The prediction has a mean pLDDT of 81. Predicted 3D model of a 1181-nucleotide part of an RNA (large-subunit ribosomal RNA, half B) from a Candidatus Woesearchaeota archaeon. Taxonomically the source falls in Candidatus Woesearchaeota (Archaea, Nanobdellati). It was read from a public genome assembly.
[in-house]
Context: one part of a larger RNA
RNA sequence: ACUAGUUCAGGGAAUUCGGCAAAUUGGUCCCGUAUCUUCGGUAUAAGGGAUCCCUAAUUUCGUAUUCGUAUGAGUGCGAUUGUAGGGCGCAGAGACCAAGGUGGUCCGACUGUUUAACAAAAACUUAACAUUCUGCGAGGCUGUGAAGCUGUGUAUAGAAUGUGACAUCUGCCCAGUGCCAGUACUUUAAGCUUCGUUUCAACGGGGUGAAGAGCUGGUAAACGGCGGGAGUAACUAUAACUCUCUUAAGGUAGCGUAAUACCUUGUCGAUUGAAUGUCGACUUGCAUGAAUGGUGUAACGAGAUUGCCACUGUCCCGAACUAGUGUCUCCCGAACACUCCGUUCUGGUGUAAAGGCCAGAGAUUUCCAGUGGGAAGCGAAGACCCCGUGAAACUUUACUGUAGCCUGUCGCUGUGGUGUGAAUUUUGUUGUAUAGUGUAAGUGGGAGCUGCUUGAGGCCAUAGGCGUUAGCUGGUGGUUUAGGCGAUAAUGUAACACCACUCUCCAGAAUUUACAUCACUCACCCGAUAAGGGGACACCGAUUGGUGGACAGUUUGGCUGGGGUGGCACGCAGUUGAAAGGAUAUCAAUUGCGCCCAAAGGUUGACUCAUCCGGUUUAGAAAUCCGGAGUGGAGUGCAAAGGCAUAAGUCAGCCUGAUUGGACUUUAAACAUAACAAAUUCCAAACGCGAAAGCGUGGCUUAGCGAACUCCUGUGCCUUCUUAAUGAGGGCCAGGAAUGACUGAAAAGUUACUCCGGGGAUAAUUGAGUUGUCGCGCCCGAGAGUUCAUAUCGACGGCGCGGUUUGCUUCUUCGAUGUCGGCUCAUCCUAUCCUGGCGGUGCAGAAGCUGCCAAGGGUGGGGGUGUUCACCCAUUAAAAGGGUUCGUGAGCUGGGUUCAGAACGCUGUGAGGCAGUUUGUUUGAUAUCUACUGGGAAUGUUGGGUAUCUGAAAGGAAGGAUCUUUUAGUACGAGAGGAACGAAGGUUCGUUGCCUCUGGUGUACCGGUUGUCUGAUAAGGCACGCCGGGCAGCUACGCAAUAAGUGAUAAAUGCUGAACGCAUCUAAGCAUGAAGCACACCUUGAAAUGAGAUACCCUAGGGCACGGCAAGAACAGCCGUUUGAUAGAAGUGAGGUGUACGCACGAAGGCAACGACGUGUUGAGCCUGCACUUACUAACG
Repeated sequence: ACUAGUUCAGGGAAUUCGGCAAAUUGGUCCCGUAUCUUCGGUAUAAGGGAUCCCUAAUUUCGUAUUCGUAUGAGUGCGAUUGUAGGGCGCAGAGACCAAGGUGGUCCGACUGUUUAACAAAAACUUAACAUUCUGCGAGGCUGUGAAGCUGUGUAUAGAAUGUGACAUCUGCCCAGUGCCAGUACUUUAAGCUUCGUUUCAACGGGGUGAAGAGCUGGUAAACGGCGGGAGUAACUAUAACUCUCUUAAGGUAGCGUAAUACCUUGUCGAUUGAAUGUCGACUUGCAUGAAUGGUGUAACGAGAUUGCCACUGUCCCGAACUAGUGUCUCCCGAACACUCCGUUCUGGUGUAAAGGCCAGAGAUUUCCAGUGGGAAGCGAAGACCCCGUGAAACUUUACUGUAGCCUGUCGCUGUGGUGUGAAUUUUGUUGUAUAGUGUAAGUGGGAGCUGCUUGAGGCCAUAGGCGUUAGCUGGUGGUUUAGGCGAUAAUGUAACACCACUCUCCAGAAUUUACAUCACUCACCCGAUAAGGGGACACCGAUUGGUGGACAGUUUGGCUGGGGUGGCACGCAGUUGAAAGGAUAUCAAUUGCGCCCAAAGGUUGACUCAUCCGGUUUAGAAAUCCGGAGUGGAGUGCAAAGGCAUAAGUCAGCCUGAUUGGACUUUAAACAUAACAAAUUCCAAACGCGAAAGCGUGGCUUAGCGAACUCCUGUGCCUUCUUAAUGAGGGCCAGGAAUGACUGAAAAGUUACUCCGGGGAUAAUUGAGUUGUCGCGCCCGAGAGUUCAUAUCGACGGCGCGGUUUGCUUCUUCGAUGUCGGCUCAUCCUAUCCUGGCGGUGCAGAAGCUGCCAAGGGUGGGGGUGUUCACCCAUUAAAAGGGUUCGUGAGCUGGGUUCAGAACGCUGUGAGGCAGUUUGUUUGAUAUCUACUGGGAAUGUUGGGUAUCUGAAAGGAAGGAUCUUUUAGUACGAGAGGAACGAAGGUUCGUUGCCUCUGGUGUACCGGUUGUCUGAUAAGGCACGCCGGGCAGCUACGCAAUAAGUGAUAAAUGCUGAACGCAUCUAAGCAUGAAGCACACCUUGAAAUGAGAUACCCUAGGGCACGGCAAGAACAGCCGUUUGAUAGAAGUGAGGUGUACGCACGAAGGCAACGACGUGUUGAGCCUGCACUUACUAACG
């Protein structure tokens, strides 16, 4: 010193972020218990009383035994209840064990769970409520699959999600995003089908058409959301009311400055002496709000917060003691660390914070203990910040994909019916312009065809079909009986019988096929190798489209007075900056471009503008016209600059040179050097204008732009395939489509859960520079001050100083200089708050205001807040301001800030975020050097030693302040009021010492007492027992001391006195004058290298060792050592405790035995770090 403990006067939370820690309470019995309540509880509420020993009888019970008339009585042992009497102590649950209590609020209902090793919570869970999915071969989950789990369960079940007991409630919104349902229609893949290109193929068009999407609805205890502006009531204020914009709807009930409120310490009330606290209200709510649950709520909580009582060393203000460890002496003996040297301080310098450089001062060498100021100390290639074409994890409406799911088609895959289509084949049917007898489908053939009882034709009746309403076709029945049609002719584009083919309308049949639907059973599936069920579906496979952070791989720009936000200074052009060659930066200043024009281009010719003056009908200041002046004051398509009248400006004619091919050059880009772009020059071709010379390769010039891959276009060229051409593909050329981050990746976020590599190339802290800002002065003096600038205050301005604010810079530090505040300990400055000395005053006195000198000392206690600061309370002489790495974390704390958990509000789709709030959250270490505080040793000091001094130098504050009385109710003053010099006595703060007193401690000691053990008594052990006293020592809360002066000065006041015949404190001279300076006073101090002096001695003296100590870590110091009281022992005192053991007697009682205890012997016994006595033991050598 630490760790663990013990005790404490008086006060009692004043400590502190906070009663942290400690203390209090504590068991059992009895009494008694509020409020609230879910009636269970709260509750051991709170608050009281009792508790030990002895004796007596008693209550109840067990057991054994006796009696023998028993539900009994007696006796013994044991347990138990209440009572009475007696007794002791400070204290009877005497030790150990063993809740402090009680109010208000927040949160969470509760018990429970959690970050093993920084978070135990308000987080998670929970019962309960709600929603969604699921009828079992279910749903969900795992798996590539077979399969498995839920579950050998079955909707009172299982899975998923949200809220989170209970009470009371749960409002409005379906526009967005999801989810569910529907869907006439739209869109839509493969497949199928059809068409086109002569055919085939590829390709293209159309049709069919699933899921999905569109579309239509529903759904919020799905994700989520829930406005603004005006006016109005007979005081004012407010607005039940009205108007208006707008939305999907515009926040209802509740609650509300909150775990949510920025402003904010809101306002009021309660609490306090004082409250950034807490509680209750109000409430305009930055940014409350209803199962992302709202509001309440008994009980519960190692949760958060705040009062009160009790209690205390938390504190005022510390002190003493105990045990252990360390320390200390001796022996053994690691690790970390270690460039070199090792002598420091101050100032300066230096990459702007030096032991090493410069200057000055200081400094003999060395050892030991201690303290932690410095080594921008050690530990860890900073975790904050930035950077990296680093990483990882997470998210999503980033990009690209993949499982999974939905879905069409095909296969596994069979049979039948019905309906609706399609294709093919077949049988029928239909076909009207006008003219023509007539309803002429087309073309070709064609001169006959048909009938005659196998019934032509006609008539009648009756089913139909078509239809242009005229007719056509045709079945059946009856009747009749031998012809009818065509050709020819007419009409007409076409002429008819009959045959063949074909088209159109319609009808039927067969085959194939598609879709829908209804069935079947045989594949296949379930089932037990069954019955049975399902059934060509499903499963499975192939393929199509959709969906798809469930999963994967990646991306997520640059510049930048740090980064982010903002901006574009990221491609171009003009001017300035730019410093008179060229070039030249900034998130420098000022402006522009991402076009436009078929004329606004080419050429030839002609003309002259703006403005002003004069004149002139309507006509005016200004319309058009005439004349004049007119260097550009106009115009130029668009910025600015440069240009332009010979015009580049204005007008007109004719044109397309705004053309094709080629070669250079310039800029970008000093030199070497690529693409694009822009511009200049030349050659060739073909043109335009002009009489010609000539001019013309866009626009007066300088901006107006874009690579490769890919795609498109070409009545351009070459080539391959098929070819007779066409068509398709490839290459070249020309043109077009864009990358504006503009020499051009295809690309969103979060990280506080983070990681790696780097950076002081770059931020947050200190430092440095600067000083706008800040603080403090000075000059001027408008004005205020009744008058009067300057007693006091001082505008508008001007000039400085400081380096305590905040900025700026980014110079030091990122292989780390620990970050706010407090505590502790200081030290310096003065721009002085108090105390001291002075001047002025709008100074009578008192009290003030203001200035000068002065830094010796002082500058305090509380309340709320993490606070610094600010505010408040009561004091005070005063409660000054600053620096010191915003002094001080190898000194403490850890409340705040600033890790990981969690919550609220806001924000974000989300992961997450917030100089917003709230709660919780590990502070390392053995000191090497230096420094400092102390303790020793050595050498030196010119012989050695023992004593006593001097005092260079150093340190100190050793004192500071105040009150009362007196002076004195005096001076002063009209009064009211009201001093001083001087003197005396206190108080407080500080300093030094001490222990007589008062207290504390006092594990020396004495006594009491509990439990237990030693069989009992006596005497003891243990519980680091408890309780009551207490000597010495050490201590404060106790006691004592803490003068008076001298000298030189500051501001200031003077004397004499010139410069300057006066005046003048000054220039020569002289004198006063402060708590400040130097002495005085106290302490250290010959190592003061300048090493001193005096006295005595000359082998004196010192050391070791031994016995010790009021001395001490070691060492040292001091005392003693037989010529001795140094220590021990013994004895006597003194002191502490409080009356020992034993014996005798008494004692409530009891038949007795017995008996707590009392009295006497006995202020006894016991004890002693003290004093004295005594050599008994040891101080030898």